The part of an RNA shown here (small-subunit ribosomal RNA, central domain) has 351 nucleotides and comes from an uncultured Candidatus Sumerlaeota bacterium. It matches the Rfam family "Bacterial small subunit ribosomal RNA". Rfam links the family to the GO terms ribosome and structural constituent of ribosome. Model confidence (mean pLDDT): 88 of 100. The full RNA is in RNAcentral, with records from ENA, Greengenes and SILVA.
Context: one part of a larger RNA
């Protein structure tokens, strides 16, 4: 150091760019570090194995031969494969060039519907809520209507196991800036390549810091039911928060609970993108090539349920995890953070 695993049993890093490192097509041609091989030296005893050998009556012990024993050193060949160097190749990546498609993002503007306030009008005793009530609200004139006017948040239909993003996660419209992918054509570079410990960057909700904004919703909290009680559920209000700029938190059932990449292995159906074909006047239909999202199933897998060309199936490369329940994601330092916590992460004891 060699094992076995990680969808639900303990295990996939929340995502991603990329450092170092591990690992890589296709051919020719050198090299000989690895790697095979042959000499030669060395690997003290003792120890280990072997012996029909010897010596204590056997053994054990001892003696004596042989022999293992090494990432050893020197030197001589071999050259498939791996390194290396050198030439070249296009299939891996990649770039141009022509298309369509998207709630991918960042910013400003713009609209309507519906709440709630506020003014005026109509009107008059109720309203509102519930299982039933009350608290609430209303003759100071609510509720209901109607017409004005403010405000702030969301964006009904369309909408769809429909799209788009690397994950969180995006949904009214409109302009401007901007990322990705996909599909087709031929050209071009020519291996530029794939994972990546560290770093870096992003990263829902809720929190925190300024300062602003405030309709509705709404912890906390007041009140009314309910209740044996009711610190609840169920009404009546109601404050931070929920939005908005900047800045910081670093977390999740951050889920597909399922890491990335690449190659292979039965089909059948829906359904987004786009292309060739076949018709047609022409959209369709209808065949078929790519991507992408579902379903259902072979074969293999699987402990089973299920998975099954979007593998949990067959194989490679790489990175994180796991190794009995509790104590514990606790303490201790450590690093981050304004706090709040995050991060790394034990052990006595105990079953």
């Nucleotide at each position: 150091c060699u094992g076995g695993g990680c969808g639900u049993a303990a295990a996939g890093g929340g995502u991603g760019u990329g450092u170092a490192g591990g690992c890589g097509g296709u051919u020719g041609c050198g090299u000989a570090a690895g790697u095979c091989u042959g000499g030669u030296g060395u690997g003290a005893a003792a120890u280990c194995u072997u012996c029909a050998c010897c010596g204590c009556u056997c053994a054990a012990c001892g003696g004596g031969a042989a022999g293992a024993g090494g990432u050893c050193a020197c030197u001589g060949g071999a050259a498939a494969c791996u390194g290396c160097g050198u030439a070249a190749c296009u299939c891996g990546a990649g770039u141009a060039u022509g298309g369509a498609a998207g709630a991918g993002g960042c910013a400003a503007g713009c609209g309507g519907a519906a709440u709630u306030c506020c003014u005026g009008g109509u009107g008059u005793a109720g309203c509102g809520g519930u299982g039933g009530a009350a608290u609430g609200c209303g003759u100071a004139g609510a509720u209901a209507u109607c017409a004005g006017g403010a405000a702030g948040a969301a964006c009904a239909c369309c909408g769809g196991u429909g799209g788009c993003g690397a994950a969180g996660g995006c949904g009214g419209c409109u302009u401007g800036c901007u990322g990705g992918g996909c599909c087709a054509u031929u050209a071009c570079u020519g291996a530029c390549g794939c994972u990546g410990a560290g770093a870096c960057a992003c990263g829902a909700a809720a929190g925190c810091g300024u300062g602003g904004g405030g309709a509705g919703c709404a912890a906390a909290c007041g009140g009314g039911a309910u209740u044996a009680g009711a610190u609840a559920c169920c009404c009546c209000g109601g404050u931070a928060g929920u939005c908005c700029a900047c800045g910081c938190u670093g977390u999740a059932a951050a889920c597909g609970g399922u890491g990335c990449g690449c190659a292979c292995u039965a089909g059948g159906u829906g359904u987004g993108g786009g292309g060739g074909g076949u018709a047609u006047c022409g959209a369709c239909c209808c065949c078929u090539c790519c991507c992408g999202u579902g379903c259902c199933g072979a074969a293999g897998u699987u402990a089973a349920c299920a998975c099954a060309u979007u593998a949990a199936g067959u194989g490679c490369g790489c990175c994180g995890c796991c190794u009995g329940g509790g104590g514990a994601g606790u303490a201790c330092g450590g690093c981050c953070g304004c706090a709040a916590g995050g991060u790394u992460g034990a052990a006595a004891c105990u079953c």